[in-house]
């Protein structure tokens, strides 16, 4: 220098013109008793998207509803310690995996670095492991190896009836080294041993139990005993431990029109209508109309609403996440929903012309995306360049 | 803005303790028929929305995305 992986921070800048949203301030007009307050027009001043505003996957603040206490069910999390308001997030550590380097002839092993990890329990129970294979978890025996026994064929020896050797078949038994099947085969490697074999014995590694040291712990380093019991899978049901009441700002609160409907009071005199009474009539009572008051609720409006687990700088504690002292700052609040359009210069990237090269000229591009109660995370999208760590290759000293 | 549900052949749907992805209609070819329809026989057609993970093995289990629907009768 190039390439690859991982992490961090940025993600255009300066101006001009015309608009949009909300704030402050002034003028003027209207309402109003009013210089309060409300509304219209207009001038000036300063402000106006993000690292993800996204997905809505977690956790919280806030609000309403429910709630004596406890349990069941359901959901989520899952090595250990810490951080935090909280978390399934983050930091540090441990164990496991992958890659690289060093020691080594090499392997194994040891040490170091980078990176990654949904990492409690399979010895509580139930269930699953297709096909293949002897056997898939109570172990078992297809080929093979070995022993015994009994036949067949052939050879050798001799005292002619036996002995012995080779090949081959049946039956009984031993074995699990080797072959073969499978994703996975009942501890692994080596050596002794044996008829052949086998933890059958031994050494090392692994494992189980007991125990000692280090560490808050996960875990790790030893010692002793045991010949080995316990295949995988819990992102199968499940068990254990811990946590969780539900809904969500369209939550919720306040003001409150027209129309319709509800309740209370009044309802004068005469007549009439409907109900009660009831076969009918009178009397009585009640309702409708009308007047007035009250409450619920709709449209509409106000609020919740943006000053907060806030941002910047510096110091301190801590390996870090993070916490904290001091100083400074105020940084969108819309409700059919603003943050836009055009232009100039500069920056960055790509291509072309020219040039030894720089310079210069010219064309194109400048991502992903856009607040809607707020905050902490995670995940996903993203042109381009910057910084740091590690590795490989090449060049120079 | 918030909250739910769904995705398998061209269409409508199946597929459960995870073990060879099927059915009906549609399509193509052949037979029957003078011809078509109907009928019969045969065939093709699948990235199980995408990517990754767990597992020997995934339509199924887990995670993250993508698309669609619920449209004032999901919530004002």
């Nucleotide at each position: 220098a190039u390439c690859g992986c991982c992490g961090g921070a940025c993600g255009g800048g300066c101006a001009a013109u015309c608009g949009c949203c909300g704030g402050g301030u002034g003028u003027u007009c209207g309402g109003g008793a009013a210089a309060a307050c409300c509304g219209g027009a207009u001038g000036c001043c300063g402000g106006g998207a993000g690292g993800a505003a996204a997905g809505u996957c977690c956790g919280g603040u806030c609000u309403c509803c429910a709630u004596a206490g406890g349990g069941c069910a359901g959901c989520a999390u899952g090595c250990c310690g810490g951080c935090u308001a909280a978390c399934g997030g983050c930091c540090g550590g441990g164990g496991g995996g992958a890659c690289c380097c060093g020691c080594u002839c090499a392997a194994a092993g040891c040490g170091g670095g980078u990176u990654u990890u949904a990492c409690g329990g399979a010895a509580a129970g139930u269930g699953c492991c297709a096909c293949a294979g002897a056997a898939a978890a109570u172990a078992u025996a297809c080929c093979g190896c070995c022993g015994g026994u009994u036949g067949g064929c052939g050879g050798g020896c001799c005292u002619c009836g036996g002995c012995u050797c080779g090949c081959u078949g049946g039956c009984c038994g031993g074995u699990a080294a080797g072959g073969g099947u499978g994703a996975a085969a009942a501890g692994g490697u080596g050596u002794g041993g044996u008829a052949a074999g086998a933890g059958c014995g031994c050494a090392c590694c692994g494992c189980u139990u007991g125990u000692g040291g280090a560490g808050c712990a996960a875990u790790u380093c030893g010692c002793a005993a045991g010949g080995c019991a316990g295949g995988g899978a819990a992102a199968a049901c499940c068990c254990c431990a811990u946590g969780c009441g539900g809904a969500g700002c369209a939550a919720g609160a306040c003001c409150a029109a027209a129309u319709a409907g509800g309740g209370g009071a009044g309802g004068a005199g005469g007549a009439g209508c409907g109900g009660c009474c009831c076969g009918c009539u009178c009397c009585g009572u009640u309702g409708g109309a009308c007047u007035u008051c009250c409450g619920g609720g709709u449209a509409g409006g106000u609020u919740g609403c943006u000053g907060g687990a806030g941002c910047c700088g510096u110091g301190c504690a801590g390996c870090a996440a993070u916490g904290u002292c001091c100083g400074g700052c105020c940084u969108a609040g819309a409700u059919g929903a603003a943050u836009g359009a055009u232009u100039g210069c500069c920056g960055c990237c790509c291509g072309g012309c020219u040039u030894u090269g720089c310079c210069g000229c010219u064309g194109g591009g400048u991502a992903c995306a856009g607040a809607a109660a707020c905050c902490g995370g995670c995940u996903u999208a993203c042109a381009g360049g910057c910084c740091g760590g590690c590795g490989a290759u090449c060049c120079c000293g | 803005g918030g909250g739910c549900g769904c995705g398998u052949a061209g269409c409508u749907c199946a597929a459960u303790u995870g073990g060879c992805a099927g059915a009906g209609c549609a399509a193509a070819u052949g037979a029957c028929u003078c011809u078509u329809a109907a009928u019969c026989a045969u065939u093709a057609g699948g990235u199980u929305g995408u990517a990754g993970g767990u597992u020997c093995g995934a339509u199924u289990c887990c995670u993250a995305c993508c698309g669609c629907g619920c449209u004032c009768a999901c919530c004002a």